Predicted 3D model of a 514-nucleotide part of an RNA (small-subunit ribosomal RNA, 5' domain) from an uncultured Chloroflexota bacterium. The RNAcentral record of the full RNA draws on ENA and SILVA. Its mean pLDDT, the model's own confidence on a scale to 100, is 84.
Context: one part of a larger RNA
């Protein structure tokens, strides 16, 4: 000069877009952030409507119907979205591949099917046990929920072929051995069950396919040799387990191996990348906001369920911490949004809204989304405007300064004329919402009319470096400084004042980069 997620002092009118705990991965009251399907199921409250009864005449009660709360069985979804960056120098991340070693729910395309039977447990009752949280026992019951049979164009794998490859398939023939499902809705018929029907939404296989994932491998990646030698599941090997898959992933047996100054092992430090800040470029810092990737969700360790998890708002053990207790026990996890303590120079509301765009679930209405969209606060940043315009004296008063003559603030101000962004006031009033209805923002943005120069200017420097000088005042004091260096009686360097230079709603200061 540039730059910041900034802080400090001063100073501060307004708009749009941004950004807004870098510090204790500290500990948190409170209240929300993942639910939703009655077009899978069996109950069903209260409410309302009929009848019927009873009597104190507007209640009570009893069956019917109507509703459809809370719960329960099932399904999908909670593995996404949102959050931190503690760890982590590793195949974590970036790049280029491989997978002949592999998985994929929802979605999309093609192709087959869906026959038959069975037992539960939950809600519920009935009893029963804690202070609580939570349970137990016995009994009823449904299903797209659970188990059987059977059953193939599936699936497995064996042997034969040909063919690739270091090696092991897929494909084809042949025989064997496994394995699969579920209904709903609507509409007609019937009304006790039920039947039928095909434009709907569904189940099961099976093959392709979109996307998505696991696993493998070359390369690339800070700093310290005042870390020099490290390694026993280590390196291989056979066999077996184990997984979706390959592997020393695990195991039993064998064999001794295997890395290592091209830096192994060890210690420090660190989330990686896209990119950002510099700079002519090489480079050098940097990794907040926004994208991708990985990690983690009080510590710590485990599995279960699932198409995916070793799973932030799931479990189960264990620690630590904090809570409630009838002292027997038990509850909890804000690094999701607010918000509160504490730390710290220092970082915001316990706001609206599901209208918009994304997600979940649903046939759909819709319903949930603190994602998201928007306000709100803060000059933190970056852009933009404004604090008025033209005229106006050889030049008012005041200040300062002075050679006492004057100079200078200064066209500045008064004072005429203009204007009306901005500013009050008043009217009107939107897009975003595709197709009828719908809009949080918002009575915003924006248009129009009135009013009046009206409501808006400071920091910071003036000794060289560096653009800006004089007076007083102090007198090596007090004090200034970013370097040189100023101050011990004329100080353009220190204080104060008038002048003056730059920057301006900012201006300086401290930090850090280049």
């Nucleotide at each position: 000069g540039g730059a910041u997620g900034a802080a400090c002092g001063c100073u501060a009118g307004c708009g749009g877009c941004g950004u807004g705990c870098c510090u204790a991965a500290u500990g948190c009251a409170u209240g929300c952030a993942a639910g939703u399907c009655g077009a899978a199921c069996g109950a069903g409250a209260a409410g309302c409507c009929u009848u019927g009864g009873a009597c104190a005449c507007g209640u009570c009660u009893a069956a019917g119907g109507u509703g459809g709360a809370g719960a329960g069985u099932g399904g999908c979804g909670a593995a996404c979205g949102g959050g931190u960056g503690a760890g982590u120098a590793a195949c974590a991340c970036g790049u280029a591949g491989g997978u002949g070693a592999c998985c994929u729910a929802c979605c999309c395309u093609g192709g087959a099917g869906a026959g038959g039977g069975g037992g539960a447990c939950a809600a519920c009752c009935a009893g029963u046990g804690g202070a609580a949280a939570c349970g137990c026992u016995g009994g009823c019951u449904a299903a797209u929920a659970c188990c059987c049979c059977a059953g193939a164009u599936g699936u497995c794998a064996a042997u034969a072929u040909a063919g690739u490859u270091a090696g092991a398939g897929a494909g084809u023939a042949u025989a064997g051995a496994c394995u699969a499902a579920a209904g709903g809705a609507u509409g007609u018929c019937a009304a006790c069950a039920g039947a039928c029907a095909g434009a709907c939404c569904g189940c099961u296989c099976c093959a392709g396919g979109a996307g998505g994932g696991g696993c493998c491998u070359g390369c690339g990646a800070c700093c310290c040799a005042u870390c020099a030698g490290c390694u026993a599941g280590u390196u291989g090997g056979u066999a077996g387990g184990g997984u979706a898959a390959c592997g020393g992933c695990c195991u039993a047996c064998c064999a001794a191996g295997g890395c290592g100054a091209a830096g192994a092992c060890g210690g420090g430090u660190a989330g990686g990348g896209g990119g950002c800040g510099u700079g002519a470029g090489a480079g050098c810092g940097c990794g907040a906001c926004c994208c991708c990737c990985c990690a983690c969700a009080c510590u710590g360790g485990u599995a279960c369920u699932g198409a995916c998890a070793c799973a932030c708002g799931g479990a189960c053990c264990a620690g630590a911490u904090a809570c409630c207790u009838a002292c027997g026990g038990g509850u909890a996890g804000c690094a999701g949004c607010a918000g509160c303590a504490a730390g710290g120079a220092a970082u915001a509301u316990u706001g609206c809204g599901c209208a918009a765009u994304g997600g979940g679930c649903g046939a759909a209405a819709g319903c949930c989304u603190g994602a998201c969209g928007c306000a709100g606060c803060a000059a933190c940043g970056c852009c933009g405007c404004g604090u008025g315009g033209a005229g106006g004296a050889a030049g008012a008063a005041g200040g300062c300064c002075u050679u006492c003559g004057g100079g200078u603030u200064g066209u500045a101000a008064a004072c005429u004329c203009c204007u009306u962004u901005u500013c009050u006031g008043g009217g009107g009033g939107a897009a975003g919402a595709g197709g009828a209805a719908g809009g949080a923002c918002g009575g915003u943005a924006c248009c129009c009319c009135a009013g009046g120069a009206a409501u808006a200017a400071g920091g910071c420097c003036c000794g060289g470096c560096u653009a800006a000088c004089u007076a007083c005042g102090u007198g090596c004091c007090a004090g200034c400084a970013g370097c040189c260096g100023c101050g011990g009686u004329a100080a353009a360097a220190c204080g104060u004042a008038g002048g003056g230079g730059u920057c301006a709603a900012g201006c300086g200061u401290u930090a850090u980069c280049c």